[in-house]
RNA sequence: CCUCCGUUAGCUCAGUGGUAGAGCACUUGACUUUUAAUCAAGGGGUCGACGGUUCAAGCCCGUCACGGGGGACCA
Numbered sequence: 001c002c003u004c005c006g007u008u009a010g011c012u013c014a015g016u017g018g019u020a021g022a023g024c025a026c027u028u029g030a031c032u033u034u035u036a037a038u039c040a041a042g043g044g045g046u047c048g049a050c051g052g053u054u055c056a057a058g059c060c061c062g063u064c065a066c067g068g069g070g071g072a073c074c075a
Stems, first nucleotide, its partner, number of pairs: 001071007010024004018055001026042005048064005
């Protein structure tokens, strides 16, 4: 330098243009002698940044940033 993949909740990840979700974690309550487990409820996101397409974008397009794989160059 070229190419491919990834970036969504504290963590691990879904979400194939039409209401942003799950598991774990966290908080509260129930249960229990207590803890754990179990059960119920709840909080938590401006979907990496900016721009574009569209009636409508996490999703499509462009640029950039960050992480990772492969390749080229190294006279």
Molecule: transfer RNA
Organism: Bacillota bacterium